A computed fold for a 72-nucleotide RNA from Gekko kuhli, annotated as transfer RNA.
It matches the Rfam family "tRNA". The family's RNA type in Rfam is transfer RNA. Gene Ontology term of the family: triplet codon-amino acid adaptor activity.
The RNAcentral record of the sequence draws on ENA.
The prediction has a mean pLDDT of 82.
[in-house]
RNA sequence: GGGGCUGUGGCUCAGUGGCAGAGCAUCUGCUUGGCAUCCGGAAGGUUCCAGGUUCAAUUCCUGGCAUCUUCA
Repeated sequence: GGGGCUGUGGCUCAGUGGCAGAGCAUCUGCUUGGCAUCCGGAAGGUUCCAGGUUCAAUUCCUGGCAUCUUCA
């Protein structure tokens, strides 16, 4: 330098053109003599950036950036 994969809460990942979700973690309530576990609840997202298509884009298209991988 060329090709390919991936990019979504603090972490690991789903997701589909029409309200952004799960598990763990955090906080809190209940339970306990106390702690832990269980159970309930809450908070936490400019969906990597820019542009385009569309009534509507996290999703489709183009370009860029970053990680990983592969070829030279």